[in-house]
Molecule: transfer RNA
Organism: Asaia siamensis
RNA sequence: GCUGCUGUAGCUCAGUGGUAGAGCACUCCCUUGGUAAGGGAGAGGUCGCGAGUUCAAUCCUCGCUAGCAGCA
Repeated sequence: GCUGCUGUAGCUCAGUGGUAGAGCACUCCCUUGGUAAGGGAGAGGUCGCGAGUUCAAUCCUCGCUAGCAGCA
């Protein structure tokens, strides 16, 4: 330099055009003599950045950016 993949909650990931979810972690409550385990409730995200298409974009298109891999 070229090509491909990935970027979504604190962490690990799902989702795939119609106002974003799970597990673990965090907060509160129940249960226990106490802890662990279990159960219930809750908080937490401008979906990497910018533009385009569309009535509507996390999703499609383009550019940029960060990481990883391959080739040279």